[in-house]
RNA sequence: GAUGGAAAAUGGCAAACCUGCUGAAAAGCGGAGACGCAAAGCCACGGAUCUACGGCCACAAGGUUAUGAUCGCCGGGUUGUAGAA
Numbered sequence: 001g002a003u004g005g006a007a008a009a010u011g012g013c014a015a016a017c018c019u020g021c022u023g024a025a026a027a028g029c030g031g032a033g034a035c036g037c038a039a040a041g042c043c044a045c046g047g048a049u050c051u052a053c054g055g056c057c058a059c060a061a062g063g064u065u066a067u068g069a070u071c072g073c074c075g076g077g078u079u080g081u082a083g084a085a
Base pairs, nucleotide, nucleotide: 012037013036018031019030020029021028022027035072041078042077043076045075046074047073048070049069050068054065055064056063057062
């Protein structure tokens, strides 16, 4: 110096439920609220999952499709924080 991430401290974030707004939906944002989180900061890059307005197929029922969404699903990239064995 790197890896590692136990304990303590200072701070940070905020699941579910409820609620207002936006959106076709998934979902997002605000309020309220804490299940958890050492990257639960950021990037949809790979996989995965969710949605299907529109498109395509179908007589119809319905099927299919991401260009939409999730980084608090996993991996990767990147920035950063306290720290023992």

Description:
c-di-GMP-I riboswitch aptamer from a Pseudomonadota bacterium, 85 nucleotides, folded computationally. Model confidence (mean pLDDT): 85 of 100. The organism belongs to Pseudomonadota, within Bacteria. Of the family's consensus pairs, 95% are formed in the model.